Predicted 3D model of a 266-nucleotide part of an RNA (large-subunit ribosomal RNA, domain VI) from a Candidatus Gastranaerophilales bacterium. It was read from a public genome assembly. Its mean pLDDT, the model's own confidence on a scale to 100, is 87.

Context: one part of a larger RNA
RNA sequence: CGCAAGAGAUUUGAACGGAGUCUUCCUUAGUACGAGAGGACCGGGAAGAGGGGACCUCCAGUGUACGGGUUAUCGUGCCAACGGUAAACGCCCGGUAGCUGUGUUCCAAGCGGAUAAGUGCUGAAAGCAUAUAAGUACGAAGCCCACCGUAAGAUGAGAUCUCUCAUAGCACAAGCUAGUAAGUCCCCACGCAGAUUACGUGGUUGAUAGGUCAGAGAUGUAAGAAUGGCAACAUUUUCAGUCGACUGAUACUAAUCGGACGAGGG
Numbered sequence: 001c002g003c004a005a006g007a008g009a010u011u012u013g014a015a016c017g018g019a020g021u022c023u024u025c026c027u028u029a030g031u032a033c034g035a036g037a038g039g040a041c042c043g044g045g046a047a048g049a050g051g052g053g054a055c056c057u058c059c060a061g062u063g064u065a066c067g068g069g070u071u072a073u074c075g076u077g078c079c080a081a082c083g084g085u086a087a088a089c090g091c092c093c094g095g096u097a098g099c100u101g102u103g104u105u106c107c108a109a110g111c112g113g114a115u116a117a118g119u120g121c122u123g124a125a126a127g128c129a130u131a132u133a134a135g136u137a138c139g140a141a142g143c144c145c146a147c148c149g150u151a152a153g154a155u156g157a158g159a160u161c162u163c164u165c166a167u168a169g170c171a172c173a174a175g176c177u178a179g180u181a182a183g184u185c186c187c188c189a190c191g192c193a194g195a196u197u198a199c200g201u202g203g204u205u206g207a208u209a210g211g212u213c214a215g216a217g218a219u220g221u222a223a224g225a226a227u228g229g230c231a232a233c234a235u236u237u238u239c240a241g242u243c244g245a246c247u248g249a250u251a252c253u254a255a256u257c258g259g260a261c262g263a264g265g266g
Base pairs, nucleotide, nucleotide: 001153005164006163007162008161009160010159011158015150016149017148018147021049022048023047024046025045026044027043033038051107052106053105054104055103059101060100061099062098066094067093068092069091070090071086072085073084074083075082076081110145112144113143118138119137120136121135165265167178168177169176170175183261184260185259186258187203188202189201190200191199208254209253210252211250212249213248214247215246217243218242219241224237225236226235227234228233
């Protein structure tokens, strides 16, 4: 820009893409078959390998400043307690959310349709024969559907529901301009959405983010003091103290005030 007014939702599916795998075991059945050795078709059931999707409850990894330990050195006057640096965490021990796989879970469902090679039935031309000429039946991991995804710029532009309504000026061309409606955008607070954009939530008639409170969870028993010990240190106060992302509540702080666009319908 188009989809013959302007909007907000919900959809149909032309077309396109993806997937499509394999093995073993049990049973049928030691049956059919075979002198025996051996050993099925068809059908039913189970497990697994590899592949794919999603997710983080479990098992694990990471988790760069969440908790703790610790060495050297410097600083806060000293003790104590803290902080800085040590190659981009000094070195370590753990670890929430998130992200991930080695973890969990799901998927490959058809007694569908038309066929290939192949196998037939009926049957002439050609009194026979012949699966073919008329007619007709089967037959594959392959084809078309069925399953998953994208999808109306599918210009062949589809469908349904709901909302807005018929102002003004100039011209009379169904035209131009202006202010509006439904609505949208800018702007702002944000997200498990994201390079930007887009998408989604919210903007005081408010839980969108931060803070605070409570909880979960992590670390592992803070500082100070008292007691014991010559001391290192230990014990008690203390399952303490501290805490990023998680859950809930709460307007304390910030989403202020505003601006722009947007129909008049062949």